[in-house]
Annotation
RNAcentral holds the sequence, with entries from Rfam and Ribocentre. Predicted 3D model of an 87-nucleotide RNA (c-di-GMP-I riboswitch aptamer) from Desulfonispora thiosulfatigenes DSM 11270. Its mean pLDDT, the model's own confidence on a scale to 100, is 78. RNAcentral records the identical sequence in 2 taxa. NCBI's taxonomy places the organism under Bacteria, Bacillati, Clostridia, Desulfonispora, Desulfonispora thiosulfatigenes. It matches the Rfam family "c-di-GMP-I riboswitch aptamer". Its family is annotated with cyclic-di-GMP binding in the Gene Ontology.

Order: sequence, then C1' cells, then structure tokens
RNA sequence: UAAUGCCAAGGGAAAACCCGGUUAAACACGGGGAUACAAAGCCAUAGGGUCUACGGCGUUUUACACUAUGAUAGUCUGGCUGCAAAC
Repeated sequence: UAAUGCCAAGGGAAAACCCGGUUAAACACGGGGAUACAAAGCCAUAGGGUCUACGGCGUUUUACACUAUGAUAGUCUGGCUGCAAAC
C1' cells in the first nucleotide's frame, strides 16, 4: 500500500417495545431498553423498493382510488470517507 473482516484490545452505535413531546401523517427527536452491526459513518439532487398523503387530482361523491414536493442510509445497489491488525 492492497486485499480480508476470523483473533485480541479500546471504542462507536442501539432493533422491537414503553414513556415524553413533535408532525397533516409517515419518519425523525429525548429518556429507558438491547435485537443486531466492521461501516448500523455521510449522500434520498445516483437508481430501485417501502411508508405516509397536508395539498393536488379523479369518481358511482363525503368516502375511496391515484399522486412526494414529506420520509426511510437498521431495504437493496451505487458514491464518498473512516477504525483495529491475528495468520
């Protein structure tokens, strides 16, 4: 330096669920919690998937369908950066 991510050490981070407050909602956030992660670090203005539907739009009209400009990086691919070192 590259590849690899099985050993050790030191750290990082925290699923479900509960509580709180927030949002139109989903998500995200704070506290508890610990399923899992070698990128569970960043990018949603790289692409697909998924969630939501304030607004918009359609209809047999007051309830349904469609729709992202809202989200998800702990859904996958991709891009950028980064930690340790047994053989």